[in-house]
Context: one part of a larger RNA
RNA sequence: GGCGUACGGUGGAUGCCUAGGCGAUAGGAGGCGAUGAAGGACGUGGACAGCUGCGAAAAGCUCCGGGGAGCCGCUAACAGGCUUCGAUCCGGAGAUCUCCGAAUGGGAUAACCCGCGCAGGGAAAACUGCCAGCGUCUGGUGAAUACAUAGCCAGCCGCAGCCAACCUGGGGAACUGAAACAUCUAAGUACCCAGAGGAAAAGAAAGCAAUUAGCAAUUCCCCUAGUAGUGGCGAGCGAACGGGGAUCAGCCUAAACCGACUCAGUGCAAGCUUGCUGGCGUUGCUGAGUUGGUGUCGUGGGAUCUUUCAGGGAGAACAGCAAUACUCCCGACGAGUUACAAAGGCUCGAUUUAGCAGAACGGCAUGGAAGGGCCGGCCAGAGACGGUGACAGCCCGGUAUGUGAAAAGUCGAACUCUCGUGAAGGACACCCGAGUACCGCAGGACACGUGUAAUCCGGCGGGAAUCUGGGAGGACCAUCUUCCAAGGCUAAAUACUACUCAUCGACCGAUAGUGAACUAGUACCGCGAGGGAAAGGUGAAAAGAACCCCGGCUAGGGGAGUGAAUAGAACCUGAAACCGUGUGCCU
Numbered sequence: 001g002g003c004g005u006a007c008g009g010u011g012g013a014u015g016c017c018u019a020g021g022c023g024a025u026a027g028g029a030g031g032c033g034a035u036g037a038a039g040g041a042c043g044u045g046g047a048c049a050g051c052u053g054c055g056a057a058a059a060g061c062u063c064c065g066g067g068g069a070g071c072c073g074c075u076a077a078c079a080g081g082c083u084u085c086g087a088u089c090c091g092g093a094g095a096u097c098u099c100c101g102a103a104u105g106g107g108a109u110a111a112c113c114c115g116c117g118c119a120g121g122g123a124a125a126a127c128u129g130c131c132a133g134c135g136u137c138u139g140g141u142g143a144a145u146a147c148a149u150a151g152c153c154a155g156c157c158g159c160a161g162c163c164a165a166c167c168u169g170g171g172g173a174a175c176u177g178a179a180a181c182a183u184c185u186a187a188g189u190a191c192c193c194a195g196a197g198g199a200a201a202a203g204a205a206a207g208c209a210a211u212u213a214g215c216a217a218u219u220c221c222c223c224u225a226g227u228a229g230u231g232g233c234g235a236g237c238g239a240a241c242g243g244g245g246a247u248c249a250g251c252c253u254a255a256a257c258c259g260a261c262u263c264a265g266u267g268c269a270a271g272c273u274u275g276c277u278g279g280c281g282u283u284g285c286u287g288a289g290u291u292g293g294u295g296u297c298g299u300g301g302g303a304u305c306u307u308u309c310a311g312g313g314a315g316a317a318c319a320g321c322a323a324u325a326c327u328c329c330c331g332a333c334g335a336g337u338u339a340c341a342a343a344g345g346c347u348c349g350a351u352u353u354a355g356c357a358g359a360a361c362g363g364c365a366u367g368g369a370a371g372g373g374c375c376g377g378c379c380a381g382a383g384a385c386g387g388u389g390a391c392a393g394c395c396c397g398g399u400a401u402g403u404g405a406a407a408a409g410u411c412g413a414a415c416u417c418u419c420g421u422g423a424a425g426g427a428c429a430c431c432c433g434a435g436u437a438c439c440g441c442a443g444g445a446c447a448c449g450u451g452u453a454a455u456c457c458g459g460c461g462g463g464a465a466u467c468u469g470g471g472a473g474g475a476c477c478a479u480c481u482u483c484c485a486a487g488g489c490u491a492a493a494u495a496c497u498a499c500u501c502a503u504c505g506a507c508c509g510a511u512a513g514u515g516a517a518c519u520a521g522u523a524c525c526g527c528g529a530g531g532g533a534a535a536g537g538u539g540a541a542a543a544g545a546a547c548c549c550c551g552g553c554u555a556g557g558g559g560a561g562u563g564a565a566u567a568g569a570a571c572c573u574g575a576a577a578c579c580g581u582g583u584g585c586c587u
Base pairs, nucleotide, nucleotide: 001586002585003584004583005582006581007580008579009578015572016537017536020508021507022505023504024503025502027500028499029497030496031162032161039100040099041098042055043054044053046078050074051073061094062093063092064091065090066089070082071081072080105114106113107112115131117130118129119128120127133159134158135157137155138154139153140152141151166197167195168194169193170192171191177184181232207215208214219246220245221244222243223242229237230236250489251488252487253433257293258292259291260290261289262288263287264286265285266284271280272279273323274322275321276320277319278318298467300432301431302430304427305426306425307424308423309422311330312329313328314327315326332421333420334419335418336417344416345415347413348412349411350410351409352408353407355403356402357401361376362375363374364373377394378393379383385397386396387395438462439461440460441459443457444456445455448474469484470483471482472481473480524531525530544571547559548558549557550556
């Protein structure tokens, strides 16, 4: 020196564990904000670096309810306190809430600076409140310019900013694929902008269908079907009718006509419901606007006029009588708070935000410790789960089951309340959404790339009709069928989950699972946008090793003591590489 062997050191694999993640199911909630948010800065403790909480009233203050013996967060010790006159803690409602931030008196390099600003207050100061912009509405004031308008001023109310995904709209790529590439594809995707809601959007047919007919708003799912089509007929793209399900809900206007008010024009005669008698007299007619009534449909509907029928009472219509229609009240019937009008109240119930009750076990031996073993019992609407010195239905917390709210919310029901109410026939030809439909040119959307290209939507140009009307049925025309555009609202079935509660997993178990089990979006890197770690485990209990010895009043070690101590804090297990000590053999 090599090989082996025994025992160590180093190292932190492996095993076991879980405080954290990942995924899912079913509920809740689906927003917060000028009453100042989200997010921060700085403070705040007897002593305090960080986290958490809180805000100069600062790990907290008040009230109400729960709870019942300890408490002053993570966090031990010290000091000092609180608490059965009910603390700490949990829930509800309040108070306080610095500075920045939409940030809003003005400014600014966020967390700072400046207003002898205005008002209240007071001797003065302190102190308190107000002072941004935009929009609707209301009022005041008021130019050029007479009336007016613009402008200016004030007041009420609203808006703003943030937020994970889902949604609608306005814009809108490229890589890529086509084995190159240009139409095409990727894709109306990514991304940007605007806006909204708990969902959004869509939605009550100018729809489908058509064999002989028939269906009946929208949305979503399964088929139809990778079919019909489309396509440098390449790559690819890709329906609908119809069928089966989920869920179901229908309504309001414009116009014609009538009334009221305002304005403009015209005008002194007409008018005042009708008949008769008497009377009145700035009222009539036309047009425009606002508003109330009426009206809403495709077997066309409505308006107007007219005929017939249809509860009771009262009032007034220039006066009286009669008729007529009108208004009000009662009754009857119907409906209603998500559309179709709209606001509450009371009672009851359910539920959310703290809780409460809740069965049944002992012995023996082993062991540091019994829940394991042996023996003998018990409960069970509870043998889910977790903890306890090893594996517990009966030790503890719980679980099944039952029960509970002063306060604040949410939901539901009934009542109160609120709203509405003619039917049939005839005549007439007044109305039935206009720069619209439609056409041309050039585009876009439709599965459909201009194609035979219907249908839908913008740009530019032209430009209808009112029921004897108009659209559609995939060029176009006829017949036939079907439906009424150019106004609007509408729950449910559907999409999503930042947040919250409960539960689950042939999900992970510290190089895994989130980047993050721990002071983690931290440390650190970067001017910045941005990038972005490592790092878990003593023990049942600190019982965390008094005291003695060596040593530098170390480190470290040896005794002693605790303990299961090669579990001693560089702490469970403790592999390998690597480094030693003893010993055997070989050289």

Model confidence (mean pLDDT): 81 of 100. This is a predicted structure of a 587-nucleotide part of an RNA (large-subunit ribosomal RNA, domain I) from a Bacteroidia bacterium. The organism belongs to Bacteroidia, within Bacteria.